Predicted 3D model of a 471-nucleotide part of an RNA (small-subunit ribosomal RNA, 3' major domain) from an uncultured bacterium. Its Rfam family is "Bacterial small subunit ribosomal RNA". Rfam links the family to the GO terms structural constituent of ribosome and ribosome.

[in-house]
Context: one part of a larger RNA
RNA sequence: AGACGGGGGCCCGCACAAGCAGUGGAUUAUGUGGUUUAAUUCGAAGCAACGCGAAGAACCUUACCAGGUCUUGACAUCCGAUGCAUAGCUCAGAGAUGAGUGAAAUCCCUUCGGGGACAUCGAGACAGGUGGUGCAUGGUUGUCGUCAGCUCGUGUCGUGAGAUGUUGGGUUAAGUCCCGCAACGAGCGCAACCCCUAUUGAUAGUUGCUACGCAAGAGCACUCUAUCGAGACUGCCGUUGACAAAACGGAGGAAGGUGGGGAUGACGUCAAAUCAUCAUGCCCUUUAUGACCUGGGCUACACACGUAAUACAAUGGCGCAAAACAGAGGGAAGCAAGACCGCGAGGUGGAGCAAAACCCUAAAAGGCGUCUUAGUUCAGAUUGCAGGCUGCAACUCGCCUGCAUGAAGGUGGAAUUGCUAGUAAUCGCGGAUCAGCAUGCCGCGGUGAAUACGUUCCCGGGCCUUGCACA
Numbered sequence: 001a002g003a004c005g006g007g008g009g010c011c012c013g014c015a016c017a018a019g020c021a022g023u024g025g026a027u028u029a030u031g032u033g034g035u036u037u038a039a040u041u042c043g044a045a046g047c048a049a050c051g052c053g054a055a056g057a058a059c060c061u062u063a064c065c066a067g068g069u070c071u072u073g074a075c076a077u078c079c080g081a082u083g084c085a086u087a088g089c090u091c092a093g094a095g096a097u098g099a100g101u102g103a104a105a106u107c108c109c110u111u112c113g114g115g116g117a118c119a120u121c122g123a124g125a126c127a128g129g130u131g132g133u134g135c136a137u138g139g140u141u142g143u144c145g146u147c148a149g150c151u152c153g154u155g156u157c158g159u160g161a162g163a164u165g166u167u168g169g170g171u172u173a174a175g176u177c178c179c180g181c182a183a184c185g186a187g188c189g190c191a192a193c194c195c196c197u198a199u200u201g202a203u204a205g206u207u208g209c210u211a212c213g214c215a216a217g218a219g220c221a222c223u224c225u226a227u228c229g230a231g232a233c234u235g236c237c238g239u240u241g242a243c244a245a246a247a248c249g250g251a252g253g254a255a256g257g258u259g260g261g262g263a264u265g266a267c268g269u270c271a272a273a274u275c276a277u278c279a280u281g282c283c284c285u286u287u288a289u290g291a292c293c294u295g296g297g298c299u300a301c302a303c304a305c306g307u308a309a310u311a312c313a314a315u316g317g318c319g320c321a322a323a324a325c326a327g328a329g330g331g332a333a334g335c336a337a338g339a340c341c342g343c344g345a346g347g348u349g350g351a352g353c354a355a356a357a358c359c360c361u362a363a364a365a366g367g368c369g370u371c372u373u374a375g376u377u378c379a380g381a382u383u384g385c386a387g388g389c390u391g392c393a394a395c396u397c398g399c400c401u402g403c404a405u406g407a408a409g410g411u412g413g414a415a416u417u418g419c420u421a422g423u424a425a426u427c428g429c430g431g432a433u434c435a436g437c438a439u440g441c442c443g444c445g446g447u448g449a450a451u452a453c454g455u456u457c458c459c460g461g462g463c464c465u466u467g468c469a470c471a
Base pairs, nucleotide, nucleotide: 002470004467005466007465008464009463010462011461012460013459015455016454019419020418021417022416023415026310027309028308029307030306031305032304033303034301035300042053043052064296065295066294067293068292069291070290073126077125078124079122080121081120082119083118088101089100090099091098092097106117107116108115109114128285129284131283132282133281137279138278139274140273141272142270144268149188150187151186152185153184154183155164156163157162168179169178170177194262195261196260197259199230200229201228202227203226204225205224208220209219210218212217233256236250237249238248239247240246312412316371317370318369319368320367329360330359331358334353335352339348340347341346378409383404384403385402386401387400388399389398425447426446427445428444429443430442431441
């Protein structure tokens, strides 16, 4: 000088408290452990692994296993020879592949010598490795933590390690600012500059809008779209304060003291994570630890844990209607309307639309009636039958529909999680991935609460100080 303390002081955070909704019990989905297996590929491991890598394992993916095959190789460069071939077709085979047949006779440039492309054969240099080491590394990422800290130059003090500055009095979300001070300045952080959102002005009006109109038209006031501005700065008033910084109250204002949200993550910590995104040293492998194919596996199942979905009902279930109101997205090997067929999933067909135009698109919770406390008109697991769709192919192992079946489940022990406002809770909608497949993920809007006395305690963190059996 640090780290640590069941030492002290000050302060903060959904940390506790006050509340609301959950998890832990049930069933299912999903991930993990374990076990099993020929294989159940690999990684991730307290917080910070476990709906994580995976924004989508039937084949492919795929790295795993079994069997069948190849050895200059599936992929790259170099050398030599040839222009035979390749494509298509037939046969064998699970296929990879092998045998046969084989049209056109290669293509581009040319100084006509040749060169290049492509393919086959040959020889070796080499290719290849999702093999090992994240404790050899780069890059990237998590975490403490959006916490307010971390340092430097010169000066001064100290024999020195170091100290000072950065401590102190106030204040702030903030090492934010003010005052003081052997310090004076500066850098990385904080804040601001960037984006979205809330108000408004101008400009621009088509595909948007409508004060005129039945429409056509006409117009751009309004809605909206998208570009440039304005606006908020403790600026004004009062009180407190140290004549400061600032705090509290008020006015005006769409908005008030960081208006709300996002992006943004200092010096560093954890030999944290990743050699399987990629790159890369070294080691290992080279008729195999490389490559191709078919089938299987990653989907197993006594069990244990995490994360979710759905419920246990009346703030509900079911039915009805002429059924009200969004936002944000996507669409050409695509989105698909009206119409017709089907109880339905869906099918036929194809108007329109490269989309402020057409389509996905129906928003759902909301309204009215019925059921009357039951394992029920709750719940919908499981199973049977019949179908639909995608795809070469749904047996292992997809999704959906109809009829039938109708399990557990009576609000959940110890324990434990999230959330302070357009938030929680609840309701639906869209997108990426994607042939098909979401209860996951990422977004979008609708309805819309309760509570916070306070900081004694639990957890984490910041500053000062003290002790020290730690390095």